[in-house]
RNA sequence: CGUGCUAGGCGGGGAGUUAGCGGUUCCCUGUACCAGCAACCCGCUACAGCUGGGCCGAAUUCCUCGCCGAGGCGACGAUGUGGGUGAGCAACCCGCAGGGCGGCGUCGAAGGCCGGGUCCGAUGCAAUGGUUGCUUGCGAACCCCGCCAGGGUCGGAAGACAGCAACGGUAAGCUUGAUGUUCCAUGUGCCGUCGGGUCGCCUGACUGGAGCUUUAACUGCGGCGCGCGAGCCGAUGUCGUUUGUCAAAGCGAGGUGCACG
Numbered sequence: 001c002g003u004g005c006u007a008g009g010c011g012g013g014g015a016g017u018u019a020g021c022g023g024u025u026c027c028c029u030g031u032a033c034c035a036g037c038a039a040c041c042c043g044c045u046a047c048a049g050c051u052g053g054g055c056c057g058a059a060u061u062c063c064u065c066g067c068c069g070a071g072g073c074g075a076c077g078a079u080g081u082g083g084g085u086g087a088g089c090a091a092c093c094c095g096c097a098g099g100g101c102g103g104c105g106u107c108g109a110a111g112g113c114c115g116g117g118u119c120c121g122a123u124g125c126a127a128u129g130g131u132u133g134c135u136u137g138c139g140a141a142c143c144c145c146g147c148c149a150g151g152g153u154c155g156g157a158a159g160a161c162a163g164c165a166a167c168g169g170u171a172a173g174c175u176u177g178a179u180g181u182u183c184c185a186u187g188u189g190c191c192g193u194c195g196g197g198u199c200g201c202c203u204g205a206c207u208g209g210a211g212c213u214u215u216a217a218c219u220g221c222g223g224c225g226c227g228c229g230a231g232c233c234g235a236u237g238u239c240g241u242u243u244g245u246c247a248a249a250g251c252g253a254g255g256u257g258c259a260c261g
Stems, first nucleotide, its partner, number of pairs: 001261005008056003011029005019045005033053005062255006071246005076240006083233003088228002093223006102213003111207002114204005119196006125189002127186004134177001137174002144169003152161003
């Protein structure tokens, strides 16, 4: 130097996941065999993907170290958004207490006790309204009544008959009045009776024997709601001449076989 082999290689890294490793997933680097498997996962166990096939092969390609360093993750800081908690602040409201001006009270306060009313149900009475009956008046061209002028009909006559208007009356109906009757109703009642209820309020008798109490200003305490809200907690986004860690690509140095000719 040539030929044939072997170790090895044919991408790596971060996050996530995992007891851990690798893969599937997302991201970075940048070009880098193929097929199959896999997030209610797949394959393994420090020699830490498995199965099958293909290619390169001891170096631009494998191994080690160093430099540089994309990017990821963590910490810290700044800042934004939204949430929770929340010291405190201001005004208003409510409650309690104090306090002041008053009021009631020995012609009897608070309290106690026994009743009544207020409330509910039933019922009576009254009132009001309606209805019925009574009462006043009106009230029928004819098909209602009485009496029926005139007129009509019958008759020789005497007389008889029917009958309109007027007049008188009446039915249905309308209307007046009284409140006497029957019945019904009620946003009615200084009413009666019976039963129930009685927290509160009003009121009466008895007891008791000195307190009871309204309200505006003011002060204090507490509470609730509304508003502002330091601080704290956790979530999330952005940024960083900060820091830790892992680290691709790139650059440099070194290292790594066997057989035959």